[in-house]
RNA sequence: AGAGUUUGAUCAUGGCUCAGAAUGAAGGUUUGCGGCGUUGAUUAGGCAUGCAAGUCGCGCGACAAGCCUCCUUAAGGAGGGUGAAAGCGGCGAAAGGGAGAGUAACGCGUGGACUAUCUACCCUCGGGCUCGGGAUAGCUGCGGGAAACUGCAGGUAAUACCGAAUAACGUCUCCGGACCAAAGGUGUGAUUCCGUCUGGGGAUGGGCCCGCGCACUAUUAGCUUGUUGGUGGGGUAAUGGCCUACCAAGGCAACGAUGGUUAGCGGGCGUGAGAGCGUGGCCCGCCUCACUGGGACUGAGACACUGCCCAGACACCUACGGGUGGCUGCAGUCGAGAAUCUUCGGCAAUGGGCGCAAGCCUGACCGAGCGAUACCGCGUGCGGGAUUAAGGCCUUCGGGUUGUAAACCGCUGUCAGAGGGAAGGAAAUUUUGACCGGUACUCCUCAAAUUUUGACCAAACCUCAGAGGAAGGACGGGCUAAGUGCGUGCCAGCAGCCGCGGUAAGACGAACCGUCCGAACGUUAUUCGGAAUUACUGGGCUUAAAGGGUGCGUAGGCGGCCUUGCAAGUCAGGUGUGAAAUCCCACGGCUCAACCGUGGAACUGCGCCCAAAACUUCCGUGCUCGAGGGAGACAGAGGUGAGCGGCACUUAGGGUGGAGCGGUGAAAUGCGUUGAUAUCCUAAGGAACACCGGUGGCGAAGGCGGCUCACUGGAUCUCUUCUGACGCUGAGGCACGAAAGCUAGGGUAGCGAACGGGAUUAGAUACCCCGGUAGUCCUAGCCGUAAACGAUGAGCACUGGAUUGAAGGGUCCUCCAUAGCCUUUCAGUCGCAACGAAAGCGUUAAGUGCUCCGCCUGGGGAGUAUGGUCGCAAGGCUGAAACUCAAAGGAAUUGACGGGGGCUCACACAAGCGGUGGAGGAUGUGGCUUAAUUCGAGUCUACGCGAAGAACCUUAUCCUGGUCUUGACAUAGUUGAGAACGUCCGUGAAAGCGGAUCUUCUCGCAAGAGACAGUUUUACAGGUGCUGCAUGGCUGUCGUCAGCUCGUGUCGUGAGAUGUCGGGUUAAGUCCCUUAACGAGCGAAACCCCUAUCAUUAGUUGCCAGCGGGUCAUGCCGGGGACUCUAGCGAGACUGCCGGUGUUAAACCGGAGGAAGGUGGGGAUGACGUCAAGUCCUCAUGGCCUUUAUGAUCAGGGCUGCACACGUCCUACAAUGCGCCGUACAAAGGGAUGCGAACUCGCGAGAGCAAGCAAAUCCCAAAAAGCGUCGCUCAGUUCGGAUUGCAGGCUGAAACCCGCCUGCAUGAAGCUGGAAUCGCUAGUAAUCGCGGGUCAGCAUACCGCGGUGAAUGUGUUCCUGAGCCUUGUACACACCGCCCGUCAAGCCACGAAAGUGGGGUGCGCCCGAAGUCGCUGCAGCAACUGCAAGGGGCAAAGCGCCGAAGAUAAACUCUGCGAUUGGGACUAAGUCGUAACAAGGUAACCGUA
Repeated sequence: AGAGUUUGAUCAUGGCUCAGAAUGAAGGUUUGCGGCGUUGAUUAGGCAUGCAAGUCGCGCGACAAGCCUCCUUAAGGAGGGUGAAAGCGGCGAAAGGGAGAGUAACGCGUGGACUAUCUACCCUCGGGCUCGGGAUAGCUGCGGGAAACUGCAGGUAAUACCGAAUAACGUCUCCGGACCAAAGGUGUGAUUCCGUCUGGGGAUGGGCCCGCGCACUAUUAGCUUGUUGGUGGGGUAAUGGCCUACCAAGGCAACGAUGGUUAGCGGGCGUGAGAGCGUGGCCCGCCUCACUGGGACUGAGACACUGCCCAGACACCUACGGGUGGCUGCAGUCGAGAAUCUUCGGCAAUGGGCGCAAGCCUGACCGAGCGAUACCGCGUGCGGGAUUAAGGCCUUCGGGUUGUAAACCGCUGUCAGAGGGAAGGAAAUUUUGACCGGUACUCCUCAAAUUUUGACCAAACCUCAGAGGAAGGACGGGCUAAGUGCGUGCCAGCAGCCGCGGUAAGACGAACCGUCCGAACGUUAUUCGGAAUUACUGGGCUUAAAGGGUGCGUAGGCGGCCUUGCAAGUCAGGUGUGAAAUCCCACGGCUCAACCGUGGAACUGCGCCCAAAACUUCCGUGCUCGAGGGAGACAGAGGUGAGCGGCACUUAGGGUGGAGCGGUGAAAUGCGUUGAUAUCCUAAGGAACACCGGUGGCGAAGGCGGCUCACUGGAUCUCUUCUGACGCUGAGGCACGAAAGCUAGGGUAGCGAACGGGAUUAGAUACCCCGGUAGUCCUAGCCGUAAACGAUGAGCACUGGAUUGAAGGGUCCUCCAUAGCCUUUCAGUCGCAACGAAAGCGUUAAGUGCUCCGCCUGGGGAGUAUGGUCGCAAGGCUGAAACUCAAAGGAAUUGACGGGGGCUCACACAAGCGGUGGAGGAUGUGGCUUAAUUCGAGUCUACGCGAAGAACCUUAUCCUGGUCUUGACAUAGUUGAGAACGUCCGUGAAAGCGGAUCUUCUCGCAAGAGACAGUUUUACAGGUGCUGCAUGGCUGUCGUCAGCUCGUGUCGUGAGAUGUCGGGUUAAGUCCCUUAACGAGCGAAACCCCUAUCAUUAGUUGCCAGCGGGUCAUGCCGGGGACUCUAGCGAGACUGCCGGUGUUAAACCGGAGGAAGGUGGGGAUGACGUCAAGUCCUCAUGGCCUUUAUGAUCAGGGCUGCACACGUCCUACAAUGCGCCGUACAAAGGGAUGCGAACUCGCGAGAGCAAGCAAAUCCCAAAAAGCGUCGCUCAGUUCGGAUUGCAGGCUGAAACCCGCCUGCAUGAAGCUGGAAUCGCUAGUAAUCGCGGGUCAGCAUACCGCGGUGAAUGUGUUCCUGAGCCUUGUACACACCGCCCGUCAAGCCACGAAAGUGGGGUGCGCCCGAAGUCGCUGCAGCAACUGCAAGGGGCAAAGCGCCGAAGAUAAACUCUGCGAUUGGGACUAAGUCGUAACAAGGUAACCGUA
């Protein structure tokens, strides 16, 4: 510090996710030791048991047992000190310890204030302690009660209580005065020690008040009657409505009152670069609470955690009458929960209470225990050791890896274990003695000596033994370090995000190996970070989310120039405070570290003092440039009202006229002989204002358009006369605000939701047509929204230009006018810089700055629900959440696509010729059938295709049946025996099985080796089995279409673009020109083959002009090379020449010459790529499957099966024909298990015999159409030939299923073919025959060959396909795309809902405990007074106010459930349509009905 994820790719926006650190954690796996921290976060739920606050005999009386002393004969008594338990009394119990329920508050923090205050114990200073009195517990006696507890009588003490005296430097005061205290103890011994009283001061600790700061919510906007203030009184330690009576009517609030929700606050802690954000456990400070609520008492202090009273809930005891209790102390228990420990030891240390002290008490505390809960440290060994052992895993079978790892050899002894050892945590107190000082002492201080004290921890060190007791967890697709084989097969599963898994998974599972951490590792939860993703530091708003529809204006915020003063902000210095701990730095202590100690720094804050005066604020004095006013001009659909006008339209009346009109893609509905449409005249009505008219004008926006008048708002220009900052913005507020809509009343020509009808359509509640109501118009009122848009808030200032328009002013030339120039305002266009993700914007900013307002924070849910508010309603404004997704969205790029556009091409259409589709047959396919009808191919690009030829064979996991198992075929080893081959026999359908017979070869002296083939056996063979979606190769198609790319450069943030575009031209990205491109490659072309002309060379098997010979005849022969031909080598054609057009180009048009002319004709040749196209059944091949079978073999059957459908063909339907006869002319091929002449036979197919020929020689071989004669004469025929019968031939072991041919006989359908559809542009179509391959045989198929030989077009509107440019796009699996809504199904969360359950809040009324206060006080009563009676005083009971809980009534609020209901989200393959994206097939969208 970043990374992954939206896309085919890109940039930006934006969310989601990850890597880091942390925790009072929890779960999982694992676990050796130690140190140091830490551990009930949930139910402030309930609690058994034990302990957690006592102490003082030097305050008091009494006293049990034991001890000592004395008395007594004894029993027993007295005294003493000691001392248990209890009582009176003092001090403490208000601390310490626990918890966070409540509290949004002076509660906390910080800084102040108290002239408005208290403070026991402690310190210090001053003064005092005199004389008396009466009770009461304990105790004794008698009672009540189950208990808790309690009554009566008697009698007793005090540092308990009371009276008197004394009385100021105290308190009160009217300034005269008045009032207020005490206690003693110890000791032989006290002014002196311990206590006691009073006053002053201090210290410590509280109380009260104030400034500032401290959560969310406006879907809480008004709250308040002791309320705000005053006066008198009361109360308190003390101010104060704290309380009370009276008076006044205030007080708080948008700077958020009141209400609601949540929460203890701080020091700090976590994180972060910081600013911040989150948090408040342990430790420290403060607050609050103590079963829940209320109350006071005592006291220095409480309204009191282990005190009291009352009420309530809960629990316990009970004799049923009544009592008792409060773990949020330490342990412990139950419950709930994911979850949090021992009913431990000790007062040794530190601290606290009491005490003169010893000491006692202390679950504070110190320690130990449990828990890897956090942090820190240590160890699990070290060195050598290769045959790189075995085993595991992988493998290309060679090896690699685990791995120096182990074994093995040597060494060490940390930790743990055993035994010893003992520093330190301990300082004191006390006792005794001594010294100094205080006059004296029982007192104090200092020094030295002696004595006493350890719950727990236990180091260092020594000894023993032995590598012995001590390693796991997660991960390995990317992010993110680390991969292989196997299993599984969208299953099982994984997953933080993206995503893996559908037979080759680096992502699942286990294995091996590796990576990262390591006594831990990983998961979950939560916080911060990354996230600049709430942006103060530090973001945005044209199109991504986001500018309010517009103006006026309140509060608020901000504000021109000069100057005076003050000092609030600001700035400098000083000072007080900012507790300690924490953090940081330095040093130090535990062997280190964690941890701990000491010191420093820091604590960014607040207060006070002094100083400065630039800036801001504030108080003043001025100024004129901002703003406004004045005067004079001027443009305008600015607004409101009234009046007027013409065109068109419709209706009505009349005239002419006479059959249609109207409407559409085409029609129909509709109108019309009762006279329409058309046309003329007249009249009426309502709405809107053609031309001018214009990116012209005006207005804040909405918006405004005939003319005139009236009233009225604003702008602009000029003059620079006046005021003197009067300004800008603007939360709330107010006003305006298109259309639609609403209310009331008018009006209604045209148009026209709804509605009716006609069409269209599968449907058509639409688009089109004919009608038509509301509405549109006016008046008055409401509504308040729009894609109310420049998708761009308002204002001010600054920052290059060019140009156009509108409204003004000025200037120049001598005047005027025009042009030009200058200038102000408004409205546009283009563009520099800058900005921007880009598109773009660009003085009208989206640039650079300032001020103010509004708004945004992923998509959906949703502008929905709910609440509030406005509205007559429709509805508007404000406005969530649950749940769900990993995207949604912007700009631009490349493609693809469009029922977008332009240009161009192609037998694409058109123009033609001939077909297919109808018939019969052939063949292929589907379907059906079957035991089987093997398999593959499926738009073009499957279907006379693989198959260049299924009777057997072929032939296949096709079927039925019979057989073989190292195999029909290959290689290697092995066994035993020499055989094998061949021949023969049995069985059988054959294969096979069984048997018989025969006999080895080569080398070598031999041993032996080798060959051969069979046998045994092991490896293995075999598979036309699966996967063409694992592959190679080959092939089809787009397409012989003209395209596809690269290097360098340039442009762009980038994907990419440019080049390759544009203008011409071409068959062509062919060439030329232009040009930020310049070049190049693969394609095109050319090179190659055939063919057309000529020349040359060569003449056999070809040829024969001339010469010769021969034949009935024939190049038959001698010869010849002239010709044809053959096959080698050349020539020829290049827009080369001429003219025209064109840019002086490329090129095109025409012409000449030429055999051929503009690539002459044909072929081969197929760019980058596309279709997961085809083929595992040509071949090759990974993986999987099979192995007495899915291999091999045999026989028979099937692949040929037939209601049917389709494709491709053949033959026809006839006279341009058919038939008979005669007759002419090819090319290219094939031939040895072959072609086979001639001859003979046969009607024929063919047979017999047989010449020639491995071929320019012989054969196949007859070419056919054509031509000539004759017949047929338009018919199901002398057309057509299917089908069938009979008889034959050929091939072949074999023609039944299932071949071909021949003859005779038979003679179907068919008379030119619906919708639709195919081929072809010249030697082509059409037509005619010939040959070949395959092949034993079988050709209408296929591949070739020649003969005859047309028609039409010279165009590009349309159909199809293609290319280039451009445009739109929500497509990119790319239109066979994407995608919307209802319905149906499942599931989830939410809303409404008659109602129903629970909680909270305040208010009214009733009742009213305890208790303070007040009133009363004739119960009762020791202290004072009094001789007494009595008095004084205290005081029970009583009454009153207040008052908790409770009861009741209405209300508000939160929440659970709820029949039913509503929409929403989600869910591979449901239904209906086709709304949107292209002009999406009616452009889309916004508001409204």
Predicted 3D model of a 1489-nucleotide RNA (small-subunit ribosomal RNA) from an uncultured prokaryote. It matches the Rfam family "Bacterial small subunit ribosomal RNA". The RNAcentral record of the sequence draws on ENA. The prediction has a mean pLDDT of 83.